[in-house]
RNA sequence: CGGAGCGUAGCUCAGCUUGGUAGAGCGCUGCCUUCGGGAGGCAGAGGUCGUAGGUUCGAAUCCUGUCGCUCCGA
Numbered sequence: 001c002g003g004a005g006c007g008u009a010g011c012u013c014a015g016c017u018u019g020g021u022a023g024a025g026c027g028c029u030g031c032c033u034u035c036g037g038g039a040g041g042c043a044g045a046g047g048u049c050g051u052a053g054g055u056u057c058g059a060a061u062c063c064u065g066u067c068g069c070u071c072c073g074a
Base pairs, nucleotide, nucleotide: 001073002072003071004070005069006068007067010026011025012024013023020057028044029043030042031041032040050066051065052064053063054062
């Protein structure tokens, strides 16, 4: 320098192909249960979907640029 993959909750990841309310597990908070803890049950909080634009009535999703990480090639 060229190419490919990945980036979404504190962590691990789905959702993208087929645009239409942002989700799961673990973790966290409160309550129940217990002498207390753990386990279990119920409820809840937590996200500018890496970033900047474009298309569209509507973008995590489509298009373009750009940043970071990984891999391949030179």